Record summary:
The prediction has a mean pLDDT of 83. This is a predicted structure of a 737-nucleotide part of an RNA (large-subunit ribosomal RNA, domain II) from a marine sediment metagenome. Its Rfam family is "Bacterial large subunit ribosomal RNA". Gene Ontology terms of the family: ribosome and structural constituent of ribosome.
[in-house]
Context: one part of a larger RNA
Formats: sequence, C1' cells, structure tokens
RNA sequence: GUCUCGAAACACGAGCGAGGGAGUUUGUAGCCGUGGCAAGGUUAAUCCUUUUAAGGGAGAAGCCGUAGGGAAGCCAAGACACCGCAGUCCGCAAGGGUCAGGGUGUAAGUUACCAAAGCUUAAGUCACCGCUACCAAACCCGAAACCUGGUGAUCUAGGCCUGAGCAGGAUGAAGUCCCCCUUCCGGGGGAUGGAGGUCCGCAACCGUUGUUAGUCUAUCUGCUCGGGUGACUUGGGUCUAGGCGUGAUAUGCGACUCGCACCAGGUGAUAGCGGGCUCCUCCCGAGUUAGCCCUAAGGCUAGCCUGGAUGGAGAAUAGCUACGGUGUAGAGAUACUGAUUAGGAAGUACUUGGGCGAGAGCUUGAGCUUUCUUGUCAAACUCCGAAUCUGUAGCUUUCGUUGAAAUCCAGAGUAGGGGCGGCGGGGUAAGCCUGUCGUCCGAGAGGGGAACAACCCAGACCUGGGUUAAGGCCCAUAAAUGCCGGUUAAGUGUUAAACCGAAAAGUGUCCUUGUCCUAAGACAGCGGGAAGGUUGGCUUAGAAGCAGCCAUCCCUUAAAGAGUGCGUAAUAGCUCACCCGCCAAGGUCAAGGGCCUUGAAAAUAAUCUGGGCUAAACCGGCUGCCGAUACCCAGGGGCUCCUUCAGUAGAGGGAGACCGAUAGGGAGGUAUUCUGGUGGAGUAGAAGUCCCUGCGAAAGCAGGGAUGGAUCUUCCAGAAAAAUGGAUCCUCGCGCU
Repeated sequence: GUCUCGAAACACGAGCGAGGGAGUUUGUAGCCGUGGCAAGGUUAAUCCUUUUAAGGGAGAAGCCGUAGGGAAGCCAAGACACCGCAGUCCGCAAGGGUCAGGGUGUAAGUUACCAAAGCUUAAGUCACCGCUACCAAACCCGAAACCUGGUGAUCUAGGCCUGAGCAGGAUGAAGUCCCCCUUCCGGGGGAUGGAGGUCCGCAACCGUUGUUAGUCUAUCUGCUCGGGUGACUUGGGUCUAGGCGUGAUAUGCGACUCGCACCAGGUGAUAGCGGGCUCCUCCCGAGUUAGCCCUAAGGCUAGCCUGGAUGGAGAAUAGCUACGGUGUAGAGAUACUGAUUAGGAAGUACUUGGGCGAGAGCUUGAGCUUUCUUGUCAAACUCCGAAUCUGUAGCUUUCGUUGAAAUCCAGAGUAGGGGCGGCGGGGUAAGCCUGUCGUCCGAGAGGGGAACAACCCAGACCUGGGUUAAGGCCCAUAAAUGCCGGUUAAGUGUUAAACCGAAAAGUGUCCUUGUCCUAAGACAGCGGGAAGGUUGGCUUAGAAGCAGCCAUCCCUUAAAGAGUGCGUAAUAGCUCACCCGCCAAGGUCAAGGGCCUUGAAAAUAAUCUGGGCUAAACCGGCUGCCGAUACCCAGGGGCUCCUUCAGUAGAGGGAGACCGAUAGGGAGGUAUUCUGGUGGAGUAGAAGUCCCUGCGAAAGCAGGGAUGGAUCUUCCAGAAAAAUGGAUCCUCGCGCU
C1' cells in the first nucleotide's frame, strides 16, 4: 500500500536508485453551460478562391423545428375564467392594485356508439466546453483455452534395409555308435553329441532394487542389485506428424514441452475474477437493505449520497393536552381450550372387580358424571391487562422567504458488514448462528480504560490562554501520605465489566430486631442439700431410680423425678433435675444483615500496570485539586448568506447550533510539454543540478550562492502522449545471497 467487519500483524506486495508506466480517440445520443440566428435553424458531398493548407466563398439535397390524434381510412385546436410568486405601482406601515412564468377549472383537437380515461393546444436550431451512455481493445496488466497455416522422428515409440557385439565356467535334450535283456512290441547301460526366451558370472554390453539423498545436479557419482544366445543389445541409413502418429496401455512417447507438440497468425481473444491507477485545497457525504434475474463473487429497479432547476409556505424534532388503536410484560383459573395435586359428598342408565343369597336381589370397590374444598401450569389459553409504541387534531419548541414541502433533470457509490445495550428465536455452549429497536466502529481523531475498532468522556478549521468531563490525586505519574464515621487481618483487597467463582459450612468478627430471666439477685462459677413410704408392682437366678413391661401416687420439706447420665452380678458409689447460701450486673435463646474464612485443582518460577500498601483495602459522607482537540475568552482563516461601495473581477461591515470523514458527487487552483499573440532575460553566464532564505492554506512560487556552458520565459489564450511509491509492474545500473 491492499483485500477486509477488523492489519503493526505469524495475511499478501516491495533490495536500492534512475527512466518508463494506467479513463484515451472516432461516431451516435441525452443533459447542463456559453454563443450565433430565430418561426425558423443548419448545411453534407462537391466546387471556386487565396498570402497554400490558416482561411474565405458557393452548394438547401437532406435533417430538426413550425400540429396533433388515430392501427388505419381520416379528421384537425391554438380560447376563457379564477388563484397567485418574483417584478412593478400606491401606501409611513399594515396592506392593496396589476401580475410574465406558475397553479386550478372550463373549453378546444383527436381517438371512441356514448361517456370516461389517454395524448395534444407555438421556441427552436446550429456550434463549442463539460458530464454521462452506447458501438468500438475502450482505464492498464493478467489466463487456462479455441481456430488457421506451417516446422519437427539427430530425443523418444514402432517398422523396414544393411552391418556389429556377447570373457570364462556349469548343466548335458534329441540324434548316432557299442554292449546287454527280449518271441514280438520294446527296455536298460556306456560312450559320442552339443539342445535351451537353461544355470553361475563385479568380462564387455544393457538395465536401475535399495542407498548415497535433509541433494552435486532441470536426474549425476559411488556402493548394492537385475538381465547377460535373446520377445537380446547396438551403429549407419530410412518410414510414420498433431485429433494425427507410434504404443507387450504407462494416457506412455513424438527434441528439458503431451488428457492432444512446437512456431507464427486470428489477437490488444474473453475474464461478472485478481492486482494496480500518478498534483493541491474547499463544500456536502453514503451503503452493505427490498423486489426481479441460469440469480446469489454480477446486474437492473427502488432505497440512502451529490449537483442543478422549477416551486413559493410549510416542514420536522421533542413535550403537553384531547380523542382513538393494540393484546405484549404481568396476572388469572366457576372466563374458554388444554395440562394438572390431594380429599369429601351425591348419582351410577351404561362398563367392570369382590362378598352374601336357592333366587329375586342386597352390599362393597374401580371407572364415569355432577358438585364442594384444596395445590399448580401454557409461544401456538385469556374474564383481564400495563409501561412503551402509535394515528388524528390543537398548543409550545426547533428549522424555514438568507426559500419549507413537493416535483423534475444530471452524476454516483452501495447490495460481504461488525461490536455493544434492550427485547427475542435456535443451540450444552462459543470471540456461535439468526431477528428486531437504538447506538457506536465502519468512514471518528483527542482524554480515560496498563496495553486494547466499536466500554466511559467527547464529535478535531488554525494559534494562544483559561475552566471542566470521564477518570484520578503514596512513588513511577499531573493532582489531599486530605477530613469525618464504620468494616476487614484474609495481602481479603488494591481490576466498572470484559480478565469467573456456586450450593453448602463457620462458637472468625461487627451490626439490627425480637422472646425469656434479672437487685424479691438473673447467667456462669464456688460451698451445701438432693430425704422418707420403697427394694413401687410385674418379670426375673437377680431387677433395689437406671435390662424390660405396667403404673407414676403419698409424706417430710427451702428443695428433691417411683428418677438425667455414669456405675454394680444385684446392692453400693458418683452425678443431674430441683432447692439454699456466697458473689455481683446484666444474661439466655431465636431470626436477619455486613465484612472475612472454608468450599477453591494446570501444566518451566509470579503478578494489583509495577514498586509497594494494613491503608495507599472495603462501605458511607464532605471539601479541595489534577485532568481532553469538550466548554469559555482572544486573534486569524474558510464556507454560506445579508448589506454598503464599486460595478462582469472585487473591497469594507455584519450574521450563522456552519468548517472530522471512506465509497462517492460538486467547486476552485498548482505543475508539465507544445502552439498563437504579447512583453522580456541570457558568455557581465540561459536551462539543468546542489544548497540557503523568504512568501503562500497547499499543490507550488520567488530571490541569493555554487556548479554548469547556451538557451530560457512573463502575461492573455489554445491544444494535450499532462503529474507515480506500490501493479510477484517493465528496462537499465548498483548491491546482497
């Protein structure tokens, strides 16, 4: 730089320098602007002429316009009234008159059976600048392909002709000879012989399994390995050619090229795709949605943006009032549909289980129906029902005669969006998918958030000063180691969230509320008592307050259970309830809340941003300060508009909630080359190059110095091969590997 919702990116492009490098031209058409002539305008081919390629003249054929409507035959207007902006006139003003253009209605032409609806009822035309569209390569670069004509078989595939090559060793086919066996057929043995897509083989030659190999190299070398008399290998010559050859088929090979060679041409093929597209400033400023499309990587139309015109008074934001709309949130259940807990009552035609009875029948359950009480639910339930939202009207507010709404003309871009908040839907969930309303990022800088597109503050014309916002004020670091009242002891915390932390637990601690007891003395502690009938009855081997069962009375008392726990085989013993005394002022229990603790596990030794902090933590309150491009003040610039002067440019004064900006629209300007006119500079040093200074908002311009050694240029116009940092850009130079 780029594509992107998002780029500093572990996304892509770029070694550096210089030069080159991208909306052009013809024709046609639409529109704006300017000019000529005007009910007309204009020539085309061609011809003539001249100071000869710059002009001048002729040329009306043709084209557009002057009348429309209808398919056609055919027919054929050009008026009237009202409203009313600008202008103009009257008026001090308010207002009024007249009103080109404009609006409304009637009328007219035509079509049509009639009517309605439609179209029409007088400004054009030619030229030039600009914008856009279409035909053309049509902003530049980029395919894979397609077609035509040629060139190739010195590589390689196969064929043909003619030659060449294969150390050494092994095995030992047929045939032949000899011997033996045999009635015949035949068989056996020994020699000889020398067959074979035979064997071994680091000979030659051909190949290439593994490795060398994380590669010297566009296929090589070494080791290892396969073939090695054959469908063998090889020399020379020759044949077959591109939808064709050749092929023991691998779509292999056909000269480093093969699912159709190479070269040239068609050709600047086409590309809805990828990349790139060059000076400045000023004004405005989007969209990633809808419909349709062999459409979803693209188009057309609408929406949203820009410029211009017509128009001439309304428009829009928010609030309030009045009258309406709605069925969500919530809620509800005797208001329906559907779901749903537990029980009572009655009925039981119909369905069904059990019992009784010889039978008729009786009785008792289940289901079902009705009813009563009770507990619950719903996006596709509603007897109800908000907040919001929304329609109409009025008022206020804001904008608007410095020109609203509306309409028309011209130019676009966009059709991949994203985050957050509210309300949703899908999903176990997601920095997930998908809606909707708002907002921000996109296209938004500045301050805060440690860093951090979209979280908080805040919308940046320039300069200076001040005040605040969010957020902060121990140090790094600008500002109170400020003040008041609490909490925490866990380094809890020092993080708005993002960057978790639940249920549950705590005799950690603080706070709130309440019950009960309490100077007739509570609570805790200490001292003392806690007895008798009686070992209650039963049971039992035993059961004596204390294994178990039943009962749980009476008496003496200040008080004392037929006994709270321990204990004994059973007793005994200890203890408690209960009572008294000492002591002396709050105590006991329950519920709720705050902080804290436990719950609490992750990968090389940690993180509040860090240091560190017991506040510099947390909760509540108060005051001050710091802190942005915000706000205020001052100065300056621009834009739009008004006004005065001037009068085509411009100058002065004034007004504005104006001046962030991607795609994109509009306006003005700068630079380069050439041409015409005009005026200048230059050997007393032009252009170019290097440096300095000044001016301008910038593109840039001017001056000075050095170098250089011959051309350069103001102003007014005209014409363009008219601006480079990107294109895996092109060419050259240098550098690096």
RNAcentral holds the full RNA, with entries from MGnify.